[in-house]
Molecule: small-subunit ribosomal RNA
Organism: Minisyncoccia bacterium
RNA sequence: AGAGUUUGAUCCUGGCUCAGGAUGAACGCUGGCGACGUGGAUAAGGCAUGCAAGUCGAACGGUUCUGACGAAGGUCGUCAGAGCAGUGGCGAACGAGGUAGUAAUACAGAGGAACAUACCCCAGAGUCGGGGAUAAUUCGUCGAAAGGCGAACUAAUCCGCGAUGGCCCCGCAAGGGUAAAGGAGCAAUUCGCUCUGGGAUUGGCCUCUGGGCUAUCAGCUAGUUGGUAGGGUAAUGGCCUACCAAGGCGAUGACGGCUAGGGGGGGUGAGAGCCUGUUCCCCACCGAUGGUACUGCGACACGGACCAUACACCUACGGGUGGCAGCAGCCGAGAAUCUUCCGCAAUGGGCGAAAGCCUGACGGAGCGACGUCGCGUGGUGGAUGAAGUCCUUCGGGACGUAAACACCUUUUGUCGGGGACGAAAUUUUUGACGGUACCCGAAGAAUAAGGGGUUGCUAAACUCGUGCCAGCAGCAGCGGUAAUACGAGUGCCCCAAGCGUUAUCCGGAAUUACUGGGCGUAAAGCGUGUGUAGGCGGCCCAUCAAGUUUUUUGUUAAAGCCUCACGCUCAACGUGAGAAAUGCAGGAAAUACUGAUGGGAUAGAGGAGGUGAGGGGUCUAUGGAACUCAUGGUGUAGGGGUGAAAUCCGUUGAUAUCAUGGGGAACACCAAAAGCGAAGGCAAUAGACUGGCACCUAUCUGACGCUGAGACACUAAAGCGUGGGGAUCAAACGGGAUUAGAUACCCCGGUAGUCCACGCCCUAAACGAUGUUCUCUAGCUUUCCGGAGUAUCGACCCUCUGGGAGGCGAAGCUAACGCGAUAAGAGAACCGCCUGGGAAGUACGGCCGCAAGGCUAAAACUCAAAGGAAUAGACGGGGACUUGCACAAGCGGUGGAUCAUGCGGUUUAAUUCGAUGGUAAACGAAGAACCUUACCAGGGCUAGACAUCUCACUGAAGGUCCGAAGAAAUUUGGGCCGUUCUCACAAGGAACAGUGGGACAGGUGUUGCAUGGCUGUCGUCAGUUCGUGGCUUGAGCUGUUCCCUUAAGUGGGGAAACGAACGCAACCCCUAUCGUCUGUUACAAGUGUCAGGCGAGACUGUCCGCCUAUGGCGGAAGGAAGCGGGGAUGACGCCAAGUCAGCAUGACCCUCUGAUGCCCUGGGCUACACGCAUGAUACAAUGGCGGUGACAAUGGGUUGCGACGGGGAAACCCUGAGCCAAUCCUCUAAACAUCGCCUCAGUUCGGAUUGAGGUCUGCAACUCGACCUCAUGAAGUUGGAAUCGCUAGUAAUCGCAGGUCAGCUAUACUGCGGUGAAUACGUUCUCAAGUCUUGUACUCACCGCCCGUCAAGCCAAGGGAGCUGGGAAUGCCCGAAGUAUCCGCCUCGGCGGGUCCGACGGCAAGUUCAGUGACAAGGGUUAAGUCGUAACAAGGCACGGGUAGCGGAAGCUGUUCGUG
Repeated sequence: AGAGUUUGAUCCUGGCUCAGGAUGAACGCUGGCGACGUGGAUAAGGCAUGCAAGUCGAACGGUUCUGACGAAGGUCGUCAGAGCAGUGGCGAACGAGGUAGUAAUACAGAGGAACAUACCCCAGAGUCGGGGAUAAUUCGUCGAAAGGCGAACUAAUCCGCGAUGGCCCCGCAAGGGUAAAGGAGCAAUUCGCUCUGGGAUUGGCCUCUGGGCUAUCAGCUAGUUGGUAGGGUAAUGGCCUACCAAGGCGAUGACGGCUAGGGGGGGUGAGAGCCUGUUCCCCACCGAUGGUACUGCGACACGGACCAUACACCUACGGGUGGCAGCAGCCGAGAAUCUUCCGCAAUGGGCGAAAGCCUGACGGAGCGACGUCGCGUGGUGGAUGAAGUCCUUCGGGACGUAAACACCUUUUGUCGGGGACGAAAUUUUUGACGGUACCCGAAGAAUAAGGGGUUGCUAAACUCGUGCCAGCAGCAGCGGUAAUACGAGUGCCCCAAGCGUUAUCCGGAAUUACUGGGCGUAAAGCGUGUGUAGGCGGCCCAUCAAGUUUUUUGUUAAAGCCUCACGCUCAACGUGAGAAAUGCAGGAAAUACUGAUGGGAUAGAGGAGGUGAGGGGUCUAUGGAACUCAUGGUGUAGGGGUGAAAUCCGUUGAUAUCAUGGGGAACACCAAAAGCGAAGGCAAUAGACUGGCACCUAUCUGACGCUGAGACACUAAAGCGUGGGGAUCAAACGGGAUUAGAUACCCCGGUAGUCCACGCCCUAAACGAUGUUCUCUAGCUUUCCGGAGUAUCGACCCUCUGGGAGGCGAAGCUAACGCGAUAAGAGAACCGCCUGGGAAGUACGGCCGCAAGGCUAAAACUCAAAGGAAUAGACGGGGACUUGCACAAGCGGUGGAUCAUGCGGUUUAAUUCGAUGGUAAACGAAGAACCUUACCAGGGCUAGACAUCUCACUGAAGGUCCGAAGAAAUUUGGGCCGUUCUCACAAGGAACAGUGGGACAGGUGUUGCAUGGCUGUCGUCAGUUCGUGGCUUGAGCUGUUCCCUUAAGUGGGGAAACGAACGCAACCCCUAUCGUCUGUUACAAGUGUCAGGCGAGACUGUCCGCCUAUGGCGGAAGGAAGCGGGGAUGACGCCAAGUCAGCAUGACCCUCUGAUGCCCUGGGCUACACGCAUGAUACAAUGGCGGUGACAAUGGGUUGCGACGGGGAAACCCUGAGCCAAUCCUCUAAACAUCGCCUCAGUUCGGAUUGAGGUCUGCAACUCGACCUCAUGAAGUUGGAAUCGCUAGUAAUCGCAGGUCAGCUAUACUGCGGUGAAUACGUUCUCAAGUCUUGUACUCACCGCCCGUCAAGCCAAGGGAGCUGGGAAUGCCCGAAGUAUCCGCCUCGGCGGGUCCGACGGCAAGUUCAGUGACAAGGGUUAAGUCGUAACAAGGCACGGGUAGCGGAAGCUGUUCGUG
């Protein structure tokens, strides 16, 4: 110090999230030691038990016991000590605990005057006389108890009385009034007591300032504010009472509501701030809840009293008792918080003369990793880098010097020995902690490591399992078969006796912006003005010194923070010293600025005079055009309306036209980026009344100014009320169309309304989406209204100067777009407003309104975005330009028939699989009878039909013959032949084969969405990019845009670009013309129309003409002319396009369990109600049939092509010449020509289908081949909507050949030649493509995005007849205890009663906050529901704001406004 997250990418705005620190914490996993801290935050809920406040015999009387002495009959007396309860004194108001209440009677800071103060200190004076009561005790008595009652006796430092008083009190004085207590000691003396004054300390009271939220709390107040008198208090005071007056407080927030103890401090932060108040210290308040007083120096009293209430306990039922928010401890609630410990040794407190007693304050120990700090769990050496585990590219790598092993050490722990300080101002005594800390010794690595993470942020990755499942997650997001994100293992990273999670606070967040933000379009300028409070304010002089500045004094407790030093072995911790901090108050100075007061001036502001422009406003009158209605005339069949129609009007005479009259509304031209107004807004003409503005003069006033919370006024359209008016237009409504529907768009009608007067409403995209005012900061130009100069007869023109309204632009600003003297620039003043999106401008409350509704204005919940500007694409029922057999112009087809082939579907044991819009469907398949073959049924084989290695055994391998079983595979038996290399006699070894065992084979099984390779398509379209440079914050742009041109990003020109790459073109092949060389074959020779090679030729090169002249157009020359024709060649990329079944290949799956592997036989891939696609043949006469005649090219051929000859009617057969091919064969080409027949018909067209007989191939033609002959002779007479190909040697038409192949279902495919057309005006339309531009809410990119109702689940909040509970307050009733007061009685101690006040309780009407509630309505949310299509493109009717009506819904329509 930043990072992640909106987008295809970018910049900005803006929220969400993370990394840091902290905690009285809790939870999960884990856990060795010590020191110091810390620990009931929730139920101020309830509490068993013990302890937490007593002490004094030197205040007093008694009583018990012990001892001593004395007396003594029982027993008694004196003294000493110890104990017990009581009277009395002091303490108990401190200490300890808690934070309920309290927003000010509190607290903090700084001041003040009208007070008190036991014990303590100082000083002065006094302490005389006399009296009384009572507890204890005894007796009696009541009660269960608690606790009393009566009688008798008694003491005091207990309580009265009298005396004396002063520096005491009252009073001007005179005068009057008021006190006491004694104890101890032999004594000295000492401790007390009383009065007074002073001090110290502590406390009471008053004032100012400060610090929470809320205005959806705006008015509050009757003791209220003040005065007088009195009462009361220690003391001031409405503190209380009576009377008088009517005040007091409040937008600088009264009153009310909610929340809360305050401070020193603590956390965080760079700071300013923000949050917080646990432990420690100070203050306040509280003590079950509410009230009350008494005692006392002090209380309205935690361990005192009285009353009421609730709760709990005891009870003999009559009545009593209690208050842990003291220390421990228990229950409860809770995520959660400890021992019923030791000691008064220290420090401190109470009492006491003291010894001493008491002290759950305190000092310690215990429990809890709750926190901070410190220490340890060993150190050194040790490579064969062991074993094991994990990974692996199988080579290796990692855990890893880690372990083992060797040597060493002993912190900690264990054992043994020694052993403190804390304790003395004091000589003795006295230690809970504690036999602790610490020291010494001993044995022994011995007793001691986990948690979280590992996709990015964020340090650290691999394998396996899982398969949108299980799960993870702080955010973004992972998981749908190759998950570094889930679970596990291994490694690694971080921290470490801890580590993570959760909760909360600060930070990051400049995300409330004082430091330090914004408001044209992102959230945000009030619709506009007038103006109150407030804020701010021009020049000069004087005075003051409030603000301001300097200095000084006091204070701001201690602790804490900071610095230094010191003490615990270090540290945390502690001790000492210092410093600091800010605030407040007082004093002394200063006077620049602000302020206050006084004076002066005129530049701001205003007035006056003169001139001027204007749809500024209100009222009245008048006018013409148009429209409509009525009447009359002319006139006849239509009119009107639309994309096209219809509803509608019209023969009862419309429309059209003429005339007359009535009516209402709006004012053409002028008219403009023009004018006026504060805004809304304002337009015929004239008049009346009236507001504002500009210029000129420099005449007057003399800062009179600016802004402006509240307030007030005005405020388009729509709408409302009352009364008029009503021509046009026109919500609603009716009808006609359109449509799937059409509550719309279009059409015909039409009511409110539109108009006027008066009164309301008060909102708009009320916009420049830009508040008002002032000052400053380059220019150019247009226009409106003034003035001056010059000029002119005058005007125009020209120059200058003011005020408005526009365009462009420098600097500057801006996220960009843009703004730019009319600022969105540079400054100043004031106001308003914003703080993520949705919920929502909604709910509730309040105010206003006749209503509609307006103003003010949330939350729960939900999302990780919502947005602004710009960029590249894509898209548009946007635009411009260009191209293409894209359309058009033509020719021929498809779609109808029959058949062939493929596909879907269906069927089947199986009909194997893939391909599915274009870009699947005569496609993979250039050949399914078996094989192929992957499918089905059945029969078999398991190391296998196939590869490599190894072990053992046997044998060469192999060939051939004969059997048996079987459908075959296969199983099984026998005979014969043969016998490799080295070495060679043999053995052994090697190679090969078989059998058995083991590593493994095999798979057309899955995934083309894991892949390679190959391919289709856009498209042979002209595009796609890069380097350097330049521009931009950036994505990106430029280059590649523009102009001319081209088939072409082809070429040229220009240009912040200059070059380059992949594409285009060219290079390659075939072909068209010519030359030349060679010559197997051809032909008789020689030759060359043939074959092969080499070369020429075409380049807008030449000539002519025209044009926009680099280039294009027309003509000539030429075999060929503007790319001559054809082929090969396919840019960056798109479609997760196709193919795992051609091949290769990752991963997964099947295989010693009878297989998804392998072999075999048979079947299937050929099925058949149907649908689609591609073709063949036809429907005939431009034809069919028969006879005769002519002309090719490409190819193929030795298990092959096969001539001649012969046989057969033919398919074909027999024979076999020639040919490994320019030689031989295939090989008769057909259309065509010619002669003849057929004569328009289901035919001499057409040939399907079927029957019979044959031929050929093959192991085998049944399922299921082709061919021949005879016979049979179906549909079909040119094909609906729609649709395809083709621009020249093309279409159309005719035959030939080849591959595959035993044969063939080939009409397919690939080639070859023969004959050989028609048409193109042109680019409006359809489709496709390209370039530029425009809009966009699309980027999975329009097959996009997206809105609302309805239906379903879930969630939260509001309304709601009501119901329930709590709070505060008002009026009335009742009235405990108690103070004050009055009365009566009295044994003078009291008792009884009354009055005022008075807690609790009750009644009544409201108020407020919660809970709950049938029901109805809206909102949010949820992978695949329904209806439509509103918005985004001109979104198919431009959209949106306000308003009104209507409609299932988005929405539609009217009216006015905006351009977003």